Predicted 3D model of a 115-nucleotide RNA (SAM riboswitch aptamer (S box leader)) from Salinivenus iranica.
[in-house]
């Protein structure tokens, strides 16, 4: 980094250093930011994807499913907030558009697997 699969619910903040923009990308909105954001570091925490332990099943070099623990394993995360809209479908509004509500897709993110 291409691809595949799963999740994208909940949860969890203090300090330091530092400067001007930032919220992934494009557009339009809406927000955050000199009361110092974003980013970086330290400490602490959250969670349970992988690993670990355990139970069961099977087509048994292993695979699938249930459960447990949570530090001294590998990651991740700690947020306004995947901020909203964009493409498709449904409902409301007499019809269309706009708007509002709901569902899906796409994109992105994280993990695991394969190359």
């Nucleotide at each position: 980094u291409c691809c595949u699969c799963a999740u994208u619910u909940c949860g969890a903040a203090g300090g330091g250093a530092g400067u001007a923009g930032g919220g992934a990308c494009c557009a339009g909105g809406c927000c955050c930011g000199a009361u110092g954001a974003u980013c970086c570091c330290c400490u602490g925490g959250c969670a349970a994807c992988c690993g670990u332990c355990u139970c069961g099943g099977c087509u048994c070099c292993g695979c699938c499913g249930g459960g447990a623990a949570a530090c001294u394993g590998g990651u991740g995360c700690c947020c306004c907030a995947u901020c909203c809209u964009g493409c498709c479908c449904c409902g409301c509004c007499c019809c269309c558009a706009a708007g509002c509500g709901g569902g899906g897709a796409c994109c992105g993110a994280u993990g695991a697997g394969c190359g």
The source organism's lineage runs through Bacteria, Pseudomonadati, Rhodothermales, Salinibacteraceae and Salinivenus.
The sequence was found by an Rfam model in a public genome assembly.